Overview: This is a predicted structure of a 110-nucleotide RNA (SAM riboswitch aptamer (S box leader)) from Chitinophaga tropicalis. Lineage of the source: Bacteria > Pseudomonadati > Chitinophagia > Chitinophagales > Chitinophaga. Its Rfam family is "SAM riboswitch aptamer (S box leader)". Rfam's curators write: The SAM riboswitch is found upstream of a number of genes which code for proteins involved in methionine or cysteine biosynthesis in Gram-positive bacteria. Model confidence (mean pLDDT): 83 of 100.
């Protein structure tokens, strides 16, 4: 960096350094922020995608695989607000609902 698949209204923060921005990008809105933003570090936590282990069912002679459930926490990830909301399309009534696009994360892949 390309593509594919899955998930994205749940959950989980303190301290130190730093010093003005931040919530991906653009526009609009709504927010957070000197009672300290981003970033970095430490510790703690959340979750359970992959790997590991166990149980059941199943194809099955076995191995192996598939599916479901569970344990644990090794590899990641995450710890304001729905991915903060809208934007494009459809329904609808300007409320609202659904989908897409884009993005994020994981696993695989060029």
């Nucleotide at each position: 960096u390309u593509c594919u698949u899955a998930u994205c209204a749940a959950g989980a923060a303190a301290g130190g350094c730093a010093g003005a921005g931040g919530g991906a990008a653009a526009u609009g809105g709504c927010c957070c922020u000197g009672c300290g933003a981003a970033g970095c570090c430490u510790u703690a936590g959340c979750a359970a995608c992959c790997a590991u282990c166990c149980u059941g069912u199943u194809u099955c002679a076995c191995c192996a695989g598939a599916c479901a459930g569970g344990a644990a926490a090794g590899g990641u990830g995450c710890u304001a607000c729905a991915u903060c909301c809208a934007u494009c399309c459809g329904c609808a009534a300007u409320a609202g609902c659904g989908g897409a696009a884009a993005g994020a994360u994981a696993a695989g892949u060029c």